[in-house]
RNA sequence: CGUCAUGAUAGAGGCGCGGCGACCAUCAGUAGGCCGGGACACAGGCAGACACCUGUCCCGUCGGAAAGGGGAAGCCGCCGAAGGAGGGCGCUUUGUCUGGGGCGCUUCUUCUGGGCCGGCGGAGAAUAUCCGCCGGACUGUCACCAACGGUGGAGCACUAUCAUGGUA
Numbered sequence: 001c002g003u004c005a006u007g008a009u010a011g012a013g014g015c016g017c018g019g020c021g022a023c024c025a026u027c028a029g030u031a032g033g034c035c036g037g038g039a040c041a042c043a044g045g046c047a048g049a050c051a052c053c054u055g056u057c058c059c060g061u062c063g064g065a066a067a068g069g070g071g072a073a074g075c076c077g078c079c080g081a082a083g084g085a086g087g088g089c090g091c092u093u094u095g096u097c098u099g100g101g102g103c104g105c106u107u108c109u110u111c112u113g114g115g116c117c118g119g120c121g122g123a124g125a126a127u128a129u130c131c132g133c134c135g136g137a138c139u140g141u142c143a144c145c146a147a148c149g150g151u152g153g154a155g156c157a158c159u160a161u162c163a164u165g166g167u168a
Base pairs, nucleotide, nucleotide: 002167003166004165005164006163007162008161009160010159011158014079016078017077018076019075020074023071024070033062035060036059037058038057039056040055043054044053045052046099047098048097049096050095051094082112083111084110085109086108087106088105089104090103091102092101093100113139114138116136117135118134119133120132121131122130123129141153142152143151144150145149
């Protein structure tokens, strides 16, 4: 001086990630309400059982929401940022049991480098949006090669510095 391993600190990806969020649209001329008219004994409350509760539905007039979900100026924290799946716990869906659905928490296990586009599936009122899988090109990074390119890998990665140890 090179190289490898381990540790610490710092750092890079870019339509990058997460949180809060004025305001806005949607939900919806829907639900529920007033009044008028009509039909029926059928039904509704996630599914089944047993209970419990409510009569139910349609038309017209008037008036008419909200929650969940979403977009977003701006602000904040960040670069396994974070997100998903499984498990566990809790809440909710009239009560109990069984099953299903929705929501939240959880690093116990596991998957994903990143965003974008398309297809399919799930959630959703939804053509919004979110999530998953598959395909595509792009992009950061490293390794290898026959090197303006190609192939492959994964974030437990990569780059820099320092420390310790090994080694040609």
Predicted 3D model of a 168-nucleotide RNA (Lysine riboswitch aptamer). Its Rfam family is "Lysine riboswitch aptamer". Rfam 15.1 lists 3,224 matches to the family in 1,923 species. Gene Ontology term of the family: lysine biosynthetic process. The coordinates come from a structure-prediction model, not an experiment, and the mean pLDDT is 80. The sequence was found by an Rfam model in a public genome assembly.